Background:
A computed fold for a 194-nucleotide RNA from Firmicutes bacterium UBA4795, annotated as glmS glucosamine-6-phosphate activated ribozyme aptamer. It matches the Rfam family "glmS glucosamine-6-phosphate activated ribozyme aptamer". Rfam classes the family as a riboswitch.
[in-house]
Formats: sequence, C1' cells, structure tokens
RNA sequence: AUUAAAUUUGAAGCGCCAGAACCGGCUGAUUUAGGGGUUAUCUGACAUCAGACAACAGACUUCCAAUGUUCAGCCGGUUGACGAGGAGGGAGUUAAUCGAAGUUUUCGGCGGAUGCUCCCUGGUUUAGCUGCAACCGUUAAAGGUACCACAAAACUGACAGGUGACUGUCAGGACAAAAGUGCCAGGCAGAAAA
Repeated sequence: AUUAAAUUUGAAGCGCCAGAACCGGCUGAUUUAGGGGUUAUCUGACAUCAGACAACAGACUUCCAAUGUUCAGCCGGUUGACGAGGAGGGAGUUAAUCGAAGUUUUCGGCGGAUGCUCCCUGGUUUAGCUGCAACCGUUAAAGGUACCACAAAACUGACAGGUGACUGUCAGGACAAAAGUGCCAGGCAGAAAA
C1' cells in the first nucleotide's frame, strides 16, 4: 500500500494536548517522628576509678532514619465544554449563536466548524415579467410587541472499572435562553428601460 474479516465511529461545545493542575512509579535531596549511643545522684578515693542506688524526665550526640513531610528530575498516566440551536452552491475569514453550571481548568493552546463577508442561486416584498434595492434559505420579513415550550451537565443515590488521579452505567427529581406562535410592520423604476 492492497485485499478480506471483525469492531468502533458516523460527531461540530466537536476532536486533540508539547503548557498547567492532579495521580502513580523510580532516583536524588530535604525534614523530623522514631531508634541507637553517652550522661543521673550519693559516699570514698583521686587523674577518672570503686561502691551504693539506679525508674523516668532532661541534656548531649561528626550515629541510623522512614512506611511520614516537602522539593526536584525522569518515565507513565488523569483532567482539559453541560446541553439547546445551527448546512442552497463556491471563495474568503476566524475571538462563530443561545443559555445552564461555576471557590479549581468550561484555564492555556492546536485543529476543525453549520457563523460572518462577497459572488452565484433560490424565495418574499406586486397576479405575472425585467432591472435595481432590502430581508432571508426551501418553515426563505429584519425589527417591535404579547404569549408560550423544551435540555443536559451540575445535584442525590446505587453499581461497575482503576493502586490512584479519575472514568463509565443506571435510577431519582429539577431548572434555561436563543427558538416558536399571534399581532403590528413591505420597495422603486420600467415596458426597451435600468
């Protein structure tokens, strides 16, 4: 690289990890719990020994020292966005919508992306046509206003995997906003012109 088979994925808050934080192992250092050694007091002698009594505490120590602490290096690992919503085609571009959560990382970074811009195209603004303009993308009207809906994580419990950081599954019971719906809100010119 090809072929065959199996498995997984088929995703866009998605994928990844050289920073960071955290975990484990090894090595080195650090520190002091602890351990070891010496030492009490009295009497007699006097260069330091003998006897009595001896239990601690305390003191000293160029002794040992984690299974603990802290730090460093190396190796291996873990974490690193919770859902809702979102794709006419092409090119360009990158700090691309909405809320939930939040004493720490949803940090920092890389890549991607349905965002945005331009062009093409399609729809609407006039029953049709052409040009321009505006707003949008097949549910094809921006904006205003009223109404109104829905989530997962988080959280609680159980279980499973891992030495651990941590991860997964199931159950429980919540809570959004964008969105949506109603109403209001809609062009100019031309019939060979722009």
Taxonomically the source falls in Bacillota (Bacteria, Bacillati).